Model confidence (mean pLDDT): 84 of 100. The RNA shown here (transfer RNA) has 71 nucleotides and comes from a Pseudomonadota bacterium. The sequence is in RNAcentral, with records from ENA. Taxonomically the source falls in Pseudomonadota (Bacteria, Pseudomonadati). It matches the Rfam family "tRNA". Gene Ontology term of the family: triplet codon-amino acid adaptor activity.
RNA sequence: GCGGGUGUCGUAUAGUGGUAGUACAGCUGCCUUCCAAGCAGCAGGCACGAGUUCGAUUCUCGUCACCCGCA
Numbered sequence: 001g002c003g004g005g006u007g008u009c010g011u012a013u014a015g016u017g018g019u020a021g022u023a024c025a026g027c028u029g030c031c032u033u034c035c036a037a038g039c040a041g042c043a044g045g046c047a048c049g050a051g052u053u054c055g056a057u058u059c060u061c062g063u064c065a066c067c068c069g070c071a
Stems, first nucleotide, its partner, number of pairs: 001070007010024004018054001026042005047063005
């Protein structure tokens, strides 16, 4: 330099155009003499920029980061 893949709460991971889920972690409450465990609830996320569309995490283009291969 060329090609391909991945990018979603703190972490891991679903989500094929119409309310963004799950688990752990965090916080609050219940329970317990206390702690742990358990139960209930809450908060927190679509890498960035443009385009298409009534509507984009999703489709298209570009940029960035990481990974793989080729040179």